[in-house]
Small-subunit ribosomal RNA, central domain from an uncultured bacterium, 350 nucleotides, folded computationally. The prediction has a mean pLDDT of 82. The RNAcentral record of the full RNA draws on Greengenes. Its Rfam family is "Bacterial small subunit ribosomal RNA".
Context: one part of a larger RNA
């Protein structure tokens, strides 16, 4: 390196360059592919056959081989390429319905904490295993009426739905992507994947301005305790929310990279079709598609499990992986405001 492999050692997500791969049918063409045929492939090794040392190693001669590479007014035409046409199933367009917490922005609404301001009523109230800190006669907890202000939106809620992931849940309007079904009217392979570069990217954290109602790292206090720098509990600051800009990681998970075809059924759920009954209507039953879960047969696995949503079986294209620690480290480099983040060792030890 060849070989083996990524569900547990081995990928966040997405559009897409370069390359790589690539439906069906014709006629040409010969790049590549077979064929001949030239020349080269050093010698010695190698293998066969003989011949010298008494044999053998050992050595001399012929042969072979030396798979590989070059050339040619010749040849073959089934594959791949090219290159001129054609098709339509892949792939997109149209039309015709449909479902949805997909994305932005604006507006609105109840409910519930907290604060304020009045009434009403007193002596407790919070809190815990139990208590104290703590808040209350300067009227607190309870109650009632009003009032600011931030923030998330109960019930419906559903292995339900949408999104490519991270993710999305009060109600309206406005701009908006994307999917599904049906039909087969158009294009005619226009695809699949995708190094680098590019975007997207949960929480936290960073910069500026704001806004701060709840919560709440740090932080003080009171508990426990032997000690308690903490699990409990009374307070609290960044932060949580906003708009702009940065970070660029995650048990970023199905611990499963995309995409195609092919291989048993059963049973739920969501969204379209379509058919047939019924005196209508709606179910229900049947047919097919696109999700989403369970269960299970063949295969497959080192078991555990997976099993048409494969971890079977096949093709392709990209990315990763090599015993545990040293270490996702160090030094270099890029990137970053910083925090760090990407790249990525060795020595040592078992």
């Nucleotide at each position: 390196c060849u070989g083996g492999g990524c569900g547990u050692a081995a990928a966040g997500c997405g559009a897409g360059u370069a390359g790589g791969u690539g439906g069906u049918u014709u006629g040409c063409u010969a790049a590549g592919u077979c064929a001949a045929g030239a020349g080269u492939g050093a010698a010695a090794a190698c293998u066969c056959c003989a011949g010298g040392c008494u044999c053998a190693a050992c050595u001399u001669g012929g042969a072979g081989a030396c798979u590989g590479c070059u050339c040619u007014a010749c040849g073959a035409a089934a594959c791949u390429g090219g290159u001129a046409g054609a098709c339509u199933u892949g792939a997109g367009u149209g039309c015709a319905a449909g479902a949805g917490a997909g994305g932005g922005a604006a507006g609105u609404g109840g409910a519930a904490u907290u604060c304020c301001u009045a009434g009403u009523g007193u002596a407790g109230c919070g809190g815990u295993g139990a208590a104290a800190u703590g808040c209350g006669u300067a009227g607190a907890u309870a109650u009632u009426a009003g009032g600011a202000g931030g923030a998330a939106c109960a019930c419906c809620a559903g292995u339900g739905g949408c999104g490519a992931a991270g993710g999305c849940g009060a109600c309206u309007u406005c701009c908006u992507g994307g999917c599904u079904u049906g039909u087969a009217a158009c294009u005619g392979a226009c695809a699949c994947u995708g190094a680098g570069g590019c975007g997207c990217g949960a929480a936290a954290g960073c910069g500026u301005g704001g806004g701060g109602a709840u919560c709440a790292a740090a932080c003080a206090g009171g508990a426990u305790u032997a000690g308690a720098u903490a699990c409990c509990c009374u307070g609290g600051u960044a932060g949580u929310c906003c708009a702009c800009g940065c970070c660029g990681u995650a048990a970023a998970c199905g611990a499963u990279g995309a995409g195609u075809g092919c291989u048993a059924g059963g049973u739920g759920u969501u969204g379209g079709a379509g058919a047939a009954a019924u005196u209508u209507g709606a179910c229900c039953c049947c047919u097919g598609c696109a999700g989403u879960g369970c269960c299970g047969a063949a295969g497959c696995u080192a078991a555990c499990g997976c099993a048409u949503u494969a971890a079977g079986u096949a093709c392709c294209c990209c990315g990763c992986c090599u015993g545990g620690g040293g270490a996702g480290u160090a030094c270099g480099g890029u990137c970053g405001c910083a925090a760090g983040a990407c790249u990525a060792a060795a020595a040592c030890u078992c």